[in-house]
Formats: sequence, C1' cells, structure tokens
RNA sequence: AUAUUGAAAGGGCAAACCUGCUGAAAAGCAGGGACGCAAAGUCAGGAGUCUAAAACAGUAAAACAUGAUUUGCUGUCAGGGCGGUCCGACUGCCACA
Repeated sequence: AUAUUGAAAGGGCAAACCUGCUGAAAAGCAGGGACGCAAAGUCAGGAGUCUAAAACAGUAAAACAUGAUUUGCUGUCAGGGCGGUCCGACUGCCACA
C1' cells in the first nucleotide's frame, strides 16, 4: 500500500410517525424523531416492485329530436417513482485479527 474482515475508538446516516411545502399519485424536500444500517455514501445499467395524470378500451348517469358532449367508475399502460428490494458500477473513515 492492497485484499479479506468488522473487535475497539472517533464519529456518520436516519425507518415508522408528526408538521410544512411540491406532486394526479407513488413519492420527494425541510424540521422534529430513531427502527435500524460497515457503505442506510453516489449513480436508474439490469431485474423486481409502487403509482396511473395523460392516452386507449369498456361501462353508468345527466342532458338531448338524432348525433355529438359532460361527469363518474372499471381495466390496460411509465416516458413518473423506489438505491433502507436485490444485482451491478464508482468512491470512502479507522485498524484488533
């Protein structure tokens, strides 16, 4: 110095929940708060997963001379998310063994 490993020391991050803001939502940001984490640091390349605004399809109601329209509901769907789901990539404090 590097690799494995994570005893010790110094520390670090921050789940659920609460408040505010953004968003259609999933979720994110800030403050409080600690379930936990040796990468719970960074990155959406792969898998998986969450949501479904818009779009498409169907359906109910309203109104209507007919057609078209409006609203609601259901289904499909990511170009939206999740790195504290996993794999992968990059970087990293200390040093008993």